[in-house]
RNA sequence: GGCGGUGUAGCUCAGGGGUUAGAGCGCACGCUUCAUAAGCGUGAAGUCGAUGGUUCAAAUCCAUCCACCGCUA
Numbered sequence: 001g002g003c004g005g006u007g008u009a010g011c012u013c014a015g016g017g018g019u020u021a022g023a024g025c026g027c028a029c030g031c032u033u034c035a036u037a038a039g040c041g042u043g044a045a046g047u048c049g050a051u052g053g054u055u056c057a058a059a060u061c062c063a064u065c066c067a068c069c070g071c072u073a
Base pairs, nucleotide, nucleotide: 001072002071003070004069005068006067007066010025011024012023013022018056027043028042029041030040031039049065050064051063052062053061
């Protein structure tokens, strides 16, 4: 240089056009306990990598760019 993959909550990931963006773990608070752990409940936490395009509607489709990973010369 060429080709491909990934990018969504603090972490690991789901969601593959349709209107509230989710799960597990973690975190905060509460219940329970003499106390802790476990368990249960509630809650916070997202410009969905960036910009532009298509569409009535984009996390999702398209283009370019950025970061990381892999293959190849």